[in-house]
RNA sequence: UCUCCCUGCGGCAAUGGAGUUUGCCCUUAACCGCCGCAACGGCUGAUAACUCCUGGUCUGAC
Numbered sequence: 001u002c003u004c005c006c007u008g009c010g011g012c013a014a015u016g017g018a019g020u021u022u023g024c025c026c027u028u029a030a031c032c033g034c035c036g037c038a039a040c041g042g043c044u045g046a047u048a049a050c051u052c053c054u055g056g057u058c059u060g061a062c
Base pairs, nucleotide, nucleotide: 008026010025011024012023013022016053017052018051019050020049021048033043034042035041
């Protein structure tokens, strides 16, 4: 210096925070939503999953 393996002290899982669990990645990475030929076009969701908080949307009641 290069390659491989192990590991998790690290990072990531379409918009915020916390806890738990799961998955992925090895820095040349994981990840960076969907529909549509296209668009000054359209759509869902604050989660990967669960719970709570914050924000947003709809309906009802006081």